[in-house]
The RNA shown here (Glycine riboswitch aptamer) has 87 nucleotides and comes from Salipiger abyssi.
The organism belongs to Salipiger, within Bacteria.
The RNAcentral record of the sequence draws on Rfam and Ribocentre.
RNA sequence: GCCAUCGCGAAGGGAGAACCGGCUCUGCCGGUGCCGAAGGAGCAACCGCCCCGGAAACUCUCAGGCCACAGGGACCUUUGCGAAAGA
Numbered sequence: 001g002c003c004a005u006c007g008c009g010a011a012g013g014g015a016g017a018a019c020c021g022g023c024u025c026u027g028c029c030g031g032u033g034c035c036g037a038a039g040g041a042g043c044a045a046c047c048g049c050c051c052c053g054g055a056a057a058c059u060c061u062c063a064g065g066c067c068a069c070a071g072g073g074a075c076c077u078u079u080g081c082g083a084a085a086g087a
Stems, first nucleotide, its partner, number of pairs: 005083009018032006033066003039062001040060003046054003
């Protein structure tokens, strides 16, 4: 110094899923249903191990969400900073 890894920030992209009723009606409440890509939880014939432990975009749906707008949004791309590691 470069590549890769982790963390934080910025920009861009970014899905899914309802209806009915009531009310003080840009919203709230109730009933039933639905969605998975914040978060959370669970699991392997795999890995380590030989007590057991470890995962996800899989599964669950606690949370969250379900007209549009808005907001949120895993993940991807670009980029900045920092850390660690290696050469």